[in-house]
The RNA shown here (Lysine riboswitch aptamer) has 179 nucleotides and comes from Virgibacillus indicus. Model confidence (mean pLDDT): 82 of 100. The source organism's lineage runs through Bacteria, Bacillati, Bacilli, Bacillaceae and Virgibacillus. The RNAcentral record of the sequence draws on Rfam.
RNA sequence: AGUAAGGGUAGAGGUGCGAAAACCAUCAGUACUUAUGUGGAAGAGAAUGAGCUCUUAAGAAACAUAAGGAAAGGGGAAUUUGCCGAAGUGGAAGGAUGCUCAUCAUCCUGAACCUGGUUCUGUUAUUUAAUAGAUGCAGAAUUGUCAUAUAGGAAACUAUAUGGAGAGCUAUCAAGCUG
Numbered sequence: 001a002g003u004a005a006g007g008g009u010a011g012a013g014g015u016g017c018g019a020a021a022a023c024c025a026u027c028a029g030u031a032c033u034u035a036u037g038u039g040g041a042a043g044a045g046a047a048u049g050a051g052c053u054c055u056u057a058a059g060a061a062a063c064a065u066a067a068g069g070a071a072a073g074g075g076g077a078a079u080u081u082g083c084c085g086a087a088g089u090g091g092a093a094g095g096a097u098g099c100u101c102a103u104c105a106u107c108c109u110g111a112a113c114c115u116g117g118u119u120c121u122g123u124u125a126u127u128u129a130a131u132a133g134a135u136g137c138a139g140a141a142u143u144g145u146c147a148u149a150u151a152g153g154a155a156a157c158u159a160u161a162u163g164g165a166g167a168g169c170u171a172u173c174a175a176g177c178u179g
Base pairs, nucleotide, nucleotide: 001178002177003176007173008172009171010170011169014084016083017082018081019080020079023076024075032068033067034066035065036064037063038062042055043054044053045052047103048102049101050100051099087115088114093109094108095107096106097105098104116143117142118141119140120139121138122137124136125135126134127133145164146163147162148161149160150159151158152157
C1' cells in the first nucleotide's frame, strides 16, 4: 500500500415504519338507570355442565311508552417521540385472571417460518358496530439496492433488460493474508 473474516460505528430507500397523551367524529340515542302499563315465574354472576351466592308475588324474564343517557376497542388530521427488520404476519413455549371445578374465554411475554418499500385493484378470506380501517391471498404499477448482460463513456457513471433478497446494501474501523 492492497485485500479483508468475525464484529463494531455511521448512513440511504420515502405518501418510509411504529408508539404516546390530548382533541375530533363514530360506537349510539346502543348498553344502562328511573317511571308507567302489559305480563305472571323465573332471572343474574362472559358461554356450557355441576355447585355456591344473590334478586324476585312488596311482582322475575320479556314487550311497549316516556325521561335521562355512557364507555372500551377500532378510526381521523396535526403534534411529540423511537427508529430503517424500521415493522408486519405467525404462533412453539410459558404466565396471570374468571364466585368454585372442568371445558372455555380474556390479557401478558413470546421462538421458528415468511415479507426490500409504497400504491392500486379484487363484494377475495378473516376481523370489527362498520361497506371505515387492518391483515392474509392473488394480480398490476412504481421505487430503492446489489449482481449479470448489452450500449455509450478515458473513467466515475448513465440507459435498457433480466434476476436475487434486508442476517441485504453503501461508507468506515479492523484480526489475518499478500506485496